[in-house]
This record gives sequence, C1' cells and structure tokens, in this order.
RNA sequence: AUCUUAUCCAGAGAGGUGGAGGGACAUGGCCCUUUGAUACCUCGGCAGCAGGUUCUUAAACAGAACACUGUGCCAAUUCCAUCAGAAUUAAUUCUGAACAGAUAAGAU
Repeated sequence: AUCUUAUCCAGAGAGGUGGAGGGACAUGGCCCUUUGAUACCUCGGCAGCAGGUUCUUAAACAGAACACUGUGCCAAUUCCAUCAGAAUUAAUUCUGAACAGAUAAGAU
C1' cells in the first nucleotide's frame, strides 16, 4: 500500500510551543477559532478492538472485572445533508441504503 471482516447516536482535558485558519475530499449548511483554534509536545484521562490476568461456570470459543501489553480515542452522531422512500401545502421531520472515511484484527 491492497484485500477481507467487525464497529462507528456511549465514553474521556489540563499545561506548554506556535500564530491563522480549522472541522478528511467536493457543494451547501452549521459550528469551532486572536478569550489563541487546527497542529505538535508533556502530563492526565476514556475504554473501542486484539492480547494477557483474575473471577463465575462442570467446562467453554459463554458472561463479568482489571487499564497490565499493542493500538486507538478525548467539540458537535463519521457535525449534518447529497441517493431512495415516508409524513407534510410548505418550512421541516423521520426511515433505509450506497459511496467515501476512521479504527481494530487478519491476510498478501
């Protein structure tokens, strides 16, 4: 880097550096941001996935706990919509799917 599978309405912030845009891409909306964002670093935290340990159990590939290991994450549902459908005069609301993306595990 590619492929496969699973998940994506839960959860979790302080300090420092730095100084302008940022929220993956396109359009539209909305939001964050000089009361210093995004990013990076330190510490802290969360508990998703895999592993490990312990407990439950006759036993387990079942259930629970622990943050120990590898990762991940810590504004807003992946911020919302884009396609299809339903309600509605309309504004608007709701449902489903696909694509894309993110993360983990496995394979090449």